[in-house]
RNA sequence: AUUGAACGCUGGCGGCAGGCCUAACACAUGCAAGUCGAGCGAGAAAGCACUUCGGUGUGAGUAGAGCGGCGGACGGGGGAGUAACGCGUAGGAAUUUGCCCAGUAGUGGGGGGAAUUUGCCCAGUAGUGGGGGACAACAUGUGGAAACGCAUGCUAAUACCGCAUACGCCCUACGGGGGAAAGCAGGGGAUCUUCGGACCUUGCGCUAUUGGAGAAGCCUGCGUCGGAUUAGCUAGUUGGUGGGGUAAAGGCCCACCAAGGCAACGAUCCAUAGCUGGUUUGAGAGGAUGAUCAGCCACACUGGGACUGAGACACGGCCCAGACUCCUACGGGAGGCAGCAGUGGGGAAUAUUGGACAAUGGGCGCAAGCCUGAUCCAGCCACGCCGCGUGAGUGAUGAAGGCCCUCGGGUCGUAAAGCUCUGUGGGGAAGGACGAAACCUCUGUCGCUAAUAUCGGCAGAGUUGACGGUACUUCUUUAGCAAGCACCGGCUAACUCCGUGCCAGCAGCCGCGGUAAUACGGAGGGUGCAAACGUUGCUCGGAAUUAUUGGGCGUAAAGCGCACGUAGGCGGUCCGCUAAGUCGGAUGUGAAAGCCCUCGGCUCAACCGAGGAAGUGCACUCGAAACUGACGGACUUGAGUAUGGGAGAGGGUUGCGGAAUUCCCGGUGUAGAGGUGAAAUUCGUAGAUAUCGGGAGGAACACCAGUGGCGAAGGCGGCGACCUGGACCAAUACUGACGCUGAGGUGCGAAAGCGUGGGGAGCAAACAGGAUUAGAUACCCUGGUAGUCCACGCCGUAAACGAUGAGUGCUAGGUGUCGCGGGUAUUGACCCCUGCGGUGCCGUAGUUAACGCGUUAAGCACUCCGCCUGGGGAGUACGGCCGCAAGGCUAAAACUCAAAGGAAUUGACGGGGGCCCGCACAAGCGGUGGAGCAUGUGGUUCAAUUCGACGCAAAGCGAAGAACCUUACCUGCUUUUGACAUAUAGGAAUCUUACAGAGAUGUAGGAGUGCCCUUCGGGGAACGUGGAUACAGGUGCUGCAUGGCUGUCGUCAGCUCGUGUCGUGAGAUGUUGGGUUAAGUCCCGCAACGAGCGCAACCCCUACCUUUAGUUGCCAUCAUUAAGUUGGGCACUCUAGAGGGACUGCCGGUGUCAAGCCGGAGGAAGGUGGGGAUGACGUCAAGUCCUCAUGGCCUUUAUGCCCUGGGCUGCACACGUGCUACAAUGGCAGGGACAAUGAGCUGCGAACCCGCGAGGGUAAGCCAAUCUCAAAAAGCCGAUCUCAGUUCGGAUUGGAGUCUGCAACUCGACCACAUGAAGUUGGAAUCGCUAGUAAUCGCGUAUCAGCUACGACGCGGUGAAUACGUUCCCGGGCCUUGUACACACCGCCCGUCAAGCCAUGGAAGCUGAGGUCACCCGAAGUCCGUGACCCAACCUUAGGGAGGGAGCGGCCGAAGGUGAAAUUAGUGACUGGGGCU
Repeated sequence: AUUGAACGCUGGCGGCAGGCCUAACACAUGCAAGUCGAGCGAGAAAGCACUUCGGUGUGAGUAGAGCGGCGGACGGGGGAGUAACGCGUAGGAAUUUGCCCAGUAGUGGGGGGAAUUUGCCCAGUAGUGGGGGACAACAUGUGGAAACGCAUGCUAAUACCGCAUACGCCCUACGGGGGAAAGCAGGGGAUCUUCGGACCUUGCGCUAUUGGAGAAGCCUGCGUCGGAUUAGCUAGUUGGUGGGGUAAAGGCCCACCAAGGCAACGAUCCAUAGCUGGUUUGAGAGGAUGAUCAGCCACACUGGGACUGAGACACGGCCCAGACUCCUACGGGAGGCAGCAGUGGGGAAUAUUGGACAAUGGGCGCAAGCCUGAUCCAGCCACGCCGCGUGAGUGAUGAAGGCCCUCGGGUCGUAAAGCUCUGUGGGGAAGGACGAAACCUCUGUCGCUAAUAUCGGCAGAGUUGACGGUACUUCUUUAGCAAGCACCGGCUAACUCCGUGCCAGCAGCCGCGGUAAUACGGAGGGUGCAAACGUUGCUCGGAAUUAUUGGGCGUAAAGCGCACGUAGGCGGUCCGCUAAGUCGGAUGUGAAAGCCCUCGGCUCAACCGAGGAAGUGCACUCGAAACUGACGGACUUGAGUAUGGGAGAGGGUUGCGGAAUUCCCGGUGUAGAGGUGAAAUUCGUAGAUAUCGGGAGGAACACCAGUGGCGAAGGCGGCGACCUGGACCAAUACUGACGCUGAGGUGCGAAAGCGUGGGGAGCAAACAGGAUUAGAUACCCUGGUAGUCCACGCCGUAAACGAUGAGUGCUAGGUGUCGCGGGUAUUGACCCCUGCGGUGCCGUAGUUAACGCGUUAAGCACUCCGCCUGGGGAGUACGGCCGCAAGGCUAAAACUCAAAGGAAUUGACGGGGGCCCGCACAAGCGGUGGAGCAUGUGGUUCAAUUCGACGCAAAGCGAAGAACCUUACCUGCUUUUGACAUAUAGGAAUCUUACAGAGAUGUAGGAGUGCCCUUCGGGGAACGUGGAUACAGGUGCUGCAUGGCUGUCGUCAGCUCGUGUCGUGAGAUGUUGGGUUAAGUCCCGCAACGAGCGCAACCCCUACCUUUAGUUGCCAUCAUUAAGUUGGGCACUCUAGAGGGACUGCCGGUGUCAAGCCGGAGGAAGGUGGGGAUGACGUCAAGUCCUCAUGGCCUUUAUGCCCUGGGCUGCACACGUGCUACAAUGGCAGGGACAAUGAGCUGCGAACCCGCGAGGGUAAGCCAAUCUCAAAAAGCCGAUCUCAGUUCGGAUUGGAGUCUGCAACUCGACCACAUGAAGUUGGAAUCGCUAGUAAUCGCGUAUCAGCUACGACGCGGUGAAUACGUUCCCGGGCCUUGUACACACCGCCCGUCAAGCCAUGGAAGCUGAGGUCACCCGAAGUCCGUGACCCAACCUUAGGGAGGGAGCGGCCGAAGGUGAAAUUAGUGACUGGGGCU
């Protein structure tokens, strides 16, 4: 885009079309084929009139029936069958043709021929006479339920039969022979008459014959679907001769003879199917289709058959058989809607038991007319196409209402209302066509005629409409009665809210939905189309996705493993000829309709009419001769042959050789050998391994050896001989296209395997043992059989690969190598130049999706073959062929998925590679893991043990401090505009007493008015009170809706951009490479050149110096004191401001004259001096909604708020982080020395006094370089303890105290006395640290009333050891490589098993279907034979004959029966694999 559509929802009108696609299933009822009295005989009744009542007339020669004629073969229907001369197209000869039309004949000549065809010329039929015998109707009798008959008798004809005639006709032996007819109607002048008519004429008929038109039968070329998993078919089969038969050719049929005919260009068989014009789609080529309309065919319940007839083997005829239905008196009968309506059934689905013959057409008839479910109309159905309408203009308070909202507003929306108009459609009323012209009747005129009859022509008048209450026109009526459907994530035009929460659902593909869904459902809004709109189905397109136009095959699917060769296809140069192909012209045809164009008719359109064009085709004819083909002739370049030559693992047969392994014999010799990562099995004291000598046997041929050679491929490797194939080179000669490819076919064809017979050293499937391992039916080891070898025969496959078919030609080069040749040069061999043939690498143009290929093409072309068409199922099943088997070749479908795949890119990953780094390992030091305690976590418990954090990167974490508070948890008691904010009213606030209560709170009193401004009315700030509502509140949920902040990789050296360039592109380059660095740090190079975020530096602390400034700091010199206490001084220390200093700057070496590195000098410091702050692009949906902020959700007398008490501290247990230890490098006691950072007024608190002590009392100083905390400790000195569960260790517990605090019970710290547990250095494992570091020692601070701090964050004191090195573990960086990973190796993914579902193969069988073959039986019926029985026409000598028929027999023969072999379908216990989950 289309549709004979269906379904859902909706539905105003009209026009034009269309309407059982399924059950060729079954049918009730009505209608669909009759007509003619001008062919014939016979012939009513009702009614009416008259009546003598008997009847007569009329009806009426009417109806109905019969004989006869014509028509029922047309028209109408549906498409079962048919793969066929059925259809289409183009031709043809051996034919017929009722009705209709015409007047065609015949003869002669020419060309060609087997029949026969074509052209020219000429001509233009005849008749209708005369006879005969029957049969219906009818009548009588009779049978039957009926249908329907039977017998006898009568009768007419355009019914039937002879006779006559015969131009033409038919047959023929060419002499001859044969064969017709029918009348009827109208009119009539003369003549005749038996008065009926004859006769004439007109019309209609009849007979014979010719032609035409139309129709029908037959023959032929070409075209016409799928399957080869159908390869052979055929006996009247193929042909001939002679017959029969037909309208007609013909095996159409028959007899005989011959043995043919068809088939790979697809016979036969199976399946499917009516064919065509056309229709639909498409740019076309093509594909699909064959409704309506038109042409042809076949069919009419199923099968068979003939009759009649011009025509049928007959839809509304006949006979027979079968199935079904109906009637029946059971004896018999009837029927055939695939005609129009209609019914049942089937189905997703398809209409009225309508009107009329008015028109068109048909049948009959002279005609009037009759018949006509053909047809014309109407009815039903949005089934389709086309047209129209459902209103138009104006109208902003942008109404109400809905929806959304950032709460401002936006939108539906000029939409509505309102105002002003219009009147299509609908309703009412009136008018009112076309379709109608004929026939016929009447009148006039002309022709025919003897004629004013008939008949015919013309002119005029009259008559005829189903549709139809039509179309159309006018009037009237009121905006009144007339809009829906689908969609809105992308494709694809159109977005928001609510609900839902991987549910419900959507979905054409991708895919949506797991609490913020533009994707589900609803709503608002929007988009599209519109009397429709969607969905579903079918077809074509897009699809170059079967590729003729117009594709491919190295790696995506796809080159047969290789060759030879049949058919076929294709084929070099020149000349001649031909005209099959080819090209051009003409002619015929290509039906109509349709498509296209033009014009016209319905108001337009759809629709219809007229004309034209087209119809790409076929046939015939005339020409052309380039190309292809055919034929003839020639040529040498393709191809081949001959001569000479060298190369070679080419093949086959046979012989020979040495090395090595193994085995056997002998010698020497002794304890191991062998094997492995390490071992063991194994061999060996019965003498192995090792070694020497000898022997046997089999297999394979080291070095040479080479991207070397040969071969078609598989493949071929010691040496010689024989036989043999091919290629190459050189030079001439010869043949003369002899060529290329190659469906089938044939041969060759690695390894393994199979058969028979040999052989068997080594190796070695299977097998055994030993190891390894969680296991190890493996990898490793020790053994070991088939096999490997030979001969003969099979198999026929491989990643049989260059994953690249064969052949030919053309298209830059460079460089190796093998074979042969030429040139130059040489004594010669090389080198060098060059030709041909092979074999490699690199590369240009070109090509390719890219990779790559690139004269050995995957380039440019030609020829031929093979093969491919998404993945899986599956190279499987079934069938067939081959094979001994194994198996091979050929080769599907159901079902299932939305991918499978190629090449390349970026990452990530690798028990890949290279380079490099890091307390990463190693080297060291000290720990953890064991103990006790502290602390955090899990678990468990509980009313609650609030919550979060979970590998590194949770766990002394949030928490720099839970007794109440904190506090979020639990229990109980309260409260509801609230503890807190804003708005409102009236009040200042505030202080205080009593009672109840656990308290919150409640009740009752007392005191008391201030501050700021003022226009003196009042207002404002702060605070408390009241009530109502807006609202507050929430540590409730979502860190996976978020902001912010943070952790981590990682202070790792990386991450990017612009422009340019390269690439189809992803992307690359830069950023890679060579060096170097801590560093993408720097240098060099480079299709890159630059730049940004990171690195470094700039900042802070610290180490040295200078300078400035000296108080609270300092004190060298002077004075002074108990004391830098004071004077004095600021030199020093120190403090804190400003500066300097370090930059590979200098020297040497090295390095690419570089960057840099190494060493040195100087220097307080040396190569970023040490430390800090600083954290790129990003990753982990990392952490946090319980810091804060925040969307959404939830809650609102509660999940908010207040209070009491409890809990967060509970304890069989497990883990993390720490502290203290286990002791002598120590403990204890004494003496005495040296810091730094800090903190302090609700504070630090000296000194003094008391207390063993914690502490208490009193109190100076200090808002601090001044006073205080404050004692530093380890260390040092000299004592003591002496290796023990201790003078180690201090847990635990007892009673006694101190302090803080409203309060130390749950649940604080400290003090002294007493007690004195585990623990004697810690398994597997694991952590930190590279220098002022580890280790060790103490000090301070925050939080804080106090403190569970052994924590955290800082400060200083003492102060090491070790680093060979980068193999390994972990993490990281750069380059490279592989990848089937991309959620990125914690990836992906294979097979069995288990479970469910689905389709399918096999299967003992079972049940069907359609055909085949053989036999039996054999209806109807044609034909043949017979016909003793019967018979009107003709003949007869009257006897009969001719002729015909019944009957009987025969051939064929449908249905039926029996048997057989195959095909196909369904099903089947059980079983096989496959797919999905």
Predicted 3D model of a 1477-nucleotide RNA (small-subunit ribosomal RNA) from an uncultured prokaryote. The RNAcentral record of the sequence draws on ENA. It matches the Rfam family "Bacterial small subunit ribosomal RNA".